[in-house]
Molecule: glmS glucosamine-6-phosphate activated ribozyme aptamer
RNA sequence: AAGAUAGAUAAAGCGCCAGGACUGUGCACAACGUAACAUGUACAGUUGACGAGGAGGAGGUUCAUCGAGCGUUCGGCGGAUGCCUCCCGGUUGUUUCACUUCAACCGCACGUUUUCAUGUAAACCGAAGAGGCGACUCUUCGACCAAACCAUGAAAGCAAAGUGACCA
Numbered sequence: 001a002a003g004a005u006a007g008a009u010a011a012a013g014c015g016c017c018a019g020g021a022c023u024g025u026g027c028a029c030a031a032c033g034u035a036a037c038a039u040g041u042a043c044a045g046u047u048g049a050c051g052a053g054g055a056g057g058a059g060g061u062u063c064a065u066c067g068a069g070c071g072u073u074c075g076g077c078g079g080a081u082g083c084c085u086c087c088c089g090g091u092u093g094u095u096u097c098a099c100u101u102c103a104a105c106c107g108c109a110c111g112u113u114u115u116c117a118u119g120u121a122a123a124c125c126g127a128a129g130a131g132g133c134g135a136c137u138c139u140u141c142g143a144c145c146a147a148a149c150c151a152u153g154a155a156a157g158c159a160a161a162g163u164g165a166c167c168a
Base pairs, nucleotide, nucleotide: 014078015077016076017075019074020047021046022045023044024043025042026041027040028039050067051066052065056087057086058085059084060083061082088107089106090105091104092103093102096165097164098163099162100161101160111158112157113156114155115154116153117152118151119150125142126141127140128139129138130137131136
């Protein structure tokens, strides 16, 4: 360096499958045969949520945000960036600055309320192709369509105390 075998890892709206549904093969089965169908059963399989958004640390907790779609996207298990508490760091708030406390918020992003504007989702669908006996799976392209403080921008309103320094 190359090859072979075995094992481990890959993911986070993610993974898995003992139910259900569906497929293949074998066997059983009703009357003589054959074929098909149905039913039962064994084995081997397929399916089982479409994207947007989401992670400071520790502990706790469980049906953890948003819409698309209308299908078993049924049913279940596990996990999880959610939520709660504490801690760390930071932002905004009087009052020019610093520190302490308090309130809200943020974790390369930042106070809060209201209003407004903006934003190529994916699946589904159409076309083409690849794999599988099959259920079905995968890939590329095209056209269309969301919502959420998810992001950006704008307007208006609202949001503490103390001490010290500086200035008058």